SAH (S-adenosyl-L-homocysteine) riboswitch aptamer from Phytoactinopolyspora endophytica, 86 nucleotides, folded computationally.
Its Rfam family is "SAH (S-adenosyl-L-homocysteine) riboswitch aptamer". Gene Ontology terms of the family: S-adenosylhomocysteine metabolic process and regulation of gene expression.
Taxonomically the source falls in Phytoactinopolyspora (Bacteria, Actinomycetota, Jiangellales, Jiangellaceae).
The coordinates come from a structure-prediction model, not an experiment, and the mean pLDDT is 77.
RNA sequence: GGCGCCGAGGGGCGUUGCAACGGGCCUCGCGACGGUGGGAGUCCCGCCACGCUCGGCGACAUUCGCAACAAGGACGCCUUCCGACG
Numbered sequence: 001g002g003c004g005c006c007g008a009g010g011g012g013c014g015u016u017g018c019a020a021c022g023g024g025c026c027u028c029g030c031g032a033c034g035g036u037g038g039g040a041g042u043c044c045c046g047c048c049a050c051g052c053u054c055g056g057c058g059a060c061a062u063u064c065g066c067a068a069c070a071a072g073g074a075c076g077c078c079u080u081c082c083g084a085c086g
Base pairs, nucleotide, nucleotide: 001060003058004057005056006055007054008053009052010079011078012077013076014075015074018051021046022045023044024043026041027040028039030037050072
């Protein structure tokens, strides 16, 4: 450093919705020529506000340094904890 798993970032309800994911019409081309398979694209529908950051573990790859533990997450509302003001 990326990959996999686990944990943390207080909790809950509602709304919208990009990407990803699932489905559908159509189009393109490959295979097939009886049936039918998988790929790409526009659009539509569904779903959707931990997809982010940090830490731990594991197996890899790379490098050479001595140490500190945070910062965020569309909009509206409720609530927990801490502090301050009235």